[in-house]
Molecule: Glycine riboswitch aptamer
Organism: Acidaminobacter hydrogenoformans DSM 2784
RNA sequence: AUGAUUGAAGUCUGAGAUCACACCGCGGCAGAUGCCGCAGGGGUAGCCGAAGGAGCAAUGAUAUCGUUCGCCAAAUGAUGUCAAAAACUCUCAGGCAAAAGGAAGGCUUCAGGAUA
Numbered sequence: 001a002u003g004a005u006u007g008a009a010g011u012c013u014g015a016g017a018u019c020a021c022a023c024c025g026c027g028g029c030a031g032a033u034g035c036c037g038c039a040g041g042g043g044u045a046g047c048c049g050a051a052g053g054a055g056c057a058a059u060g061a062u063a064u065c066g067u068u069c070g071c072c073a074a075a076u077g078a079u080g081u082c083a084a085a086a087a088c089u090c091u092c093a094g095g096c097a098a099a100a101g102g103a104a105g106g107c108u109u110c111a112g113g114a115u116a
Base pairs, nucleotide, nucleotide: 006111007110008109009108010107011106012105013104018045020044021043023042024041025038026037027036028035029034046096047095048094052092053090054089055088059083060082061081062080063079064078065077066076067075068074
């Protein structure tokens, strides 16, 4: 003197899917059955996947049994158990006008100190 992986903070970008229905509820009018409105609280139906969460493949380890082998070892086949990824899958949670949120990413600063 360079300043990697990584971590923190700030900032920017950032998809998808009903501005659903109106049963309960709330408010207004009305003598009442009713009529009108709201959709923040419950409910009903439909939908999304990128907060979070969950599932699994190759593969690895291990146990049992069988086969090859004179035996051990080794190789190999089957079954079981454990580990094992995502933007894949599920849709629990979350979300479906705007706002908020939002995986992932860009930039800046700080920490750090791989490497030259």